[in-house]
Context: one part of a larger RNA
RNA sequence: UUGGCUGUAAAGUGUCUGUAGGUGGCUUUUUAAGUCCACCGUCAAAUCCCAGGGCUCAACCCUGGACAGGCGGUGGAAACCACCAAGCUGGAGUACGGUAGGGGCAGAGGGAAUUUCUGGUGGAGCAGCAAAAUGCAUAGAGAUCAUAAAGAACACCAACAGCGAAAGCACUUUGCUGGGCCGACACUGACACUGAGAGACGAAAGCUAGGGGAGCGAAUGGGAUUAAAUACCCCAGUAGUCCAAGCUGUAAACGAUGGAUACUAGGCGCUGUGCGUAUCGACCGGUGCAGUGCUGUAGCUAAUGCGUUAAGUAUCCCGCUUGGGGAGUACAUUCGCAAGAAUGAAACUC
Numbered sequence: 001u002u003g004g005c006u007g008u009a010a011a012g013u014g015u016c017u018g019u020a021g022g023u024g025g026c027u028u029u030u031u032a033a034g035u036c037c038a039c040c041g042u043c044a045a046a047u048c049c050c051a052g053g054g055c056u057c058a059a060c061c062c063u064g065g066a067c068a069g070g071c072g073g074u075g076g077a078a079a080c081c082a083c084c085a086a087g088c089u090g091g092a093g094u095a096c097g098g099u100a101g102g103g104g105c106a107g108a109g110g111g112a113a114u115u116u117c118u119g120g121u122g123g124a125g126c127a128g129c130a131a132a133a134u135g136c137a138u139a140g141a142g143a144u145c146a147u148a149a150a151g152a153a154c155a156c157c158a159a160c161a162g163c164g165a166a167a168g169c170a171c172u173u174u175g176c177u178g179g180g181c182c183g184a185c186a187c188u189g190a191c192a193c194u195g196a197g198a199g200a201c202g203a204a205a206g207c208u209a210g211g212g213g214a215g216c217g218a219a220u221g222g223g224a225u226u227a228a229a230u231a232c233c234c235c236a237g238u239a240g241u242c243c244a245a246g247c248u249g250u251a252a253a254c255g256a257u258g259g260a261u262a263c264u265a266g267g268c269g270c271u272g273u274g275c276g277u278a279u280c281g282a283c284c285g286g287u288g289c290a291g292u293g294c295u296g297u298a299g300c301u302a303a304u305g306c307g308u309u310a311a312g313u314a315u316c317c318c319g320c321u322u323g324g325g326g327a328g329u330a331c332a333u334u335c336g337c338a339a340g341a342a343u344g345a346a347a348c349u350c
Base pairs, nucleotide, nucleotide: 004321006319007304008303012318014201015200016199017198021194022193023192025088026087027086028085031082034080035077036076037075038074039073040072041071042070043069049065050064051063052062053061054060091191092188093187094186096183097182098181099180103177104176105175106174107173108172109171110154114150115149116148118146119145120144121143125136126135162169163168206247207246208245210243211242215241216240220236221235222234223233258317259316260315261314262313263312266295267294268293269292270291271290272289273288274287275286299306300305323350324349325348332343333342334341335340
């Protein structure tokens, strides 16, 4: 390289935007680079292959002939690819009319609960466990009532539901703002798909300096358990969890399933939005598009299962894989404040 794969066996980048590149709708025209046909030249000899011949055979030698092709030239064909020119509207996009939504950012407001402070009542326990103890409490705890303060999270609604590229997003409300879907067809006229590098976003934990700190809670201390107990259980509790500004760039970042397009039985739901029928009107019933689920035919699959949201049938582009361990290690480079991240072997061994 050809070829085989990539849900679970090795293997889909965490997600998107996009450069180069690769690929690309319909009609007509031009050219003839690719492509195809014919002819010419050339590709030394020997070797290889085939046929014939010579050494008694063979090895060996001699004569002749190619096959399969390469390169260059001349002439021709014009379907496909490419180029030139002109057009089209189905792909794509813009404008218009609607519409759903926990999509994003910022501000304002709210109640329940928890903890704490202060005050009142009250007077002996509380808390905790399998059982206890450490712990709190006559310097008045726990309980209860009334103020006050703080921080974090938003019960019910809630769904098999919705939105977002993914990470993710839910108390209420205001402002700003992104995307989607549907409908009509007005406009542009292939403007498209993918995407090596590159850029942006990216849970939690962690880091830097500054705030904040109710609850929870790595580390740590104490009490238990135990042979031991650096644990599980209990009492405390620091970092952290929260905010604003930077960094880190990883996850079983999962649908363990890359993106785009087309085609290929049905049945039953849900969400958004149309159509027609019907009606006084709302339903019921029918049907289109987009999304989200269950079941299932053909087909596929090693099986499990997938099955119009494909793991089916095809095309295009990208990433990745090639026995287990060594090893996501060593070395080196780049990035990072660090922690580390990215790229990423070999010896050896089975």

A computed fold for a 350-nucleotide part of an RNA from Fraxinus americana, annotated as small-subunit ribosomal RNA, central domain. RNAcentral holds the full RNA, with entries from SILVA. The prediction has a mean pLDDT of 87.